[in-house]
This is a predicted structure of an 87-nucleotide RNA (c-di-GMP-I riboswitch aptamer) from Sulfurovum sp. NCBI's taxonomy places the organism under Bacteria, Pseudomonadati, Campylobacterales, Sulfurovaceae, Sulfurovum. It was read from a public genome assembly, where an Rfam model found it. It matches the Rfam family "c-di-GMP-I riboswitch aptamer". Its family is annotated with cyclic-di-GMP binding in the Gene Ontology.
RNA sequence: AAUAGAAAAAGCCAAACCUAUUGAGAAGUAGGGGCGGAAAGCCACGGGUCUUCACUUUGCAUGAAGAAAGAUAGCCGGGUUGCUACA
Repeated sequence: AAUAGAAAAAGCCAAACCUAUUGAGAAGUAGGGGCGGAAAGCCACGGGUCUUCACUUUGCAUGAAGAAAGAUAGCCGGGUUGCUACA
């Protein structure tokens, strides 16, 4: 330096839910909480899933379709960085 594991050690992250807050919404942020995770660190490049204030078309109390914008990294792939046991 490389490979490498939820067997070990030091640690790390934090599901659902609750409270506050931002957002039209999906969802995010902070505190509590702990389902789980060897990258459940980071990145929206590809696919999937989710949202629809405004815009266009149609309809005309409600709605439908389109385009576009956004969310999700704890959906998968990909890129990239990191701790570390025996060997």